[in-house]
RNA sequence: GGGAGUAUAGCUCAGCCUGGUCAGAGCAUUGGUCUUAUACGCCAAGGGUCAGCGGUUCAAAUCCGCUUACUCCCA
Numbered sequence: 001g002g003g004a005g006u007a008u009a010g011c012u013c014a015g016c017c018u019g020g021u022c023a024g025a026g027c028a029u030u031g032g033u034c035u036u037a038u039a040c041g042c043c044a045a046g047g048g049u050c051a052g053c054g055g056u057u058c059a060a061a062u063c064c065g066c067u068u069a070c071u072c073c074c075a
Stems, first nucleotide, its partner, number of pairs: 001074007010027004020058001029045005051067005
């Protein structure tokens, strides 16, 4: 220099191909319940600029372009 992949909650990930009316799951955290007490179990709650910027569209995590970080391949 050329090519590919990944980026979504504190952590691990789904959702993207096929745009759609609240952005989800598990774990963790907080509160309640349970227990003599702790843990487990059960119930509930909080937590997101969907890496960044721009474009297309009535509507974008999702489509398009550029950029950033990391990983891999080729030279």